RNAcentral holds the sequence, with entries from MGnify. Transfer RNA from a marine eukaryotic metagenome, 66 nucleotides, folded computationally. Its Rfam family is "tRNA". It is annotated as a transfer RNA. The coordinates come from a structure-prediction model, not an experiment, and the mean pLDDT is 83.
C1' cells in the first nucleotide's frame, strides 16, 4: 500500500433492498447416472468504538493475509 462480504471464488464502497457464479437440499426430466430445468438453503459484511435518522460503505484503533 492492497485485501478480509454465503462452504468456495468474488461483486456491491460518491451512506438507505446484502447479491452473483459454483456448491448443497428437494422436485421435474431419464431405464439409471450425468447434463438440463424449477424452487429452496446458506451471512455476527474480520473485531471494537465513533459519526449519522440510517454504516458492508465514512472516521479511529486493533487482528489476520499478500
Nucleotide at each position: 500500500a492492497c485485501g478480509g462480504u454465503a462452504g468456495c471464488u468474488c461483486a456491491g464502497c460518491a451512506g438507505g433492498g446484502a447479491g452473483a457464479g459454483c456448491g448443497c437440499u428437494u422436485g421435474c426430466u431419464u431405464g439409471g447416472u450425468a447434463a438440463g430445468c424449477a424452487a429452496g438453503c446458506g451471512g455476527u459484511c474480520g473485531c471494537g468504538g465513533g459519526u449519522u435518522c440510517a454504516a458492508a460503505u465514512c472516521c479511529c484503533g486493533c487482528c489476520c493475509g499478500u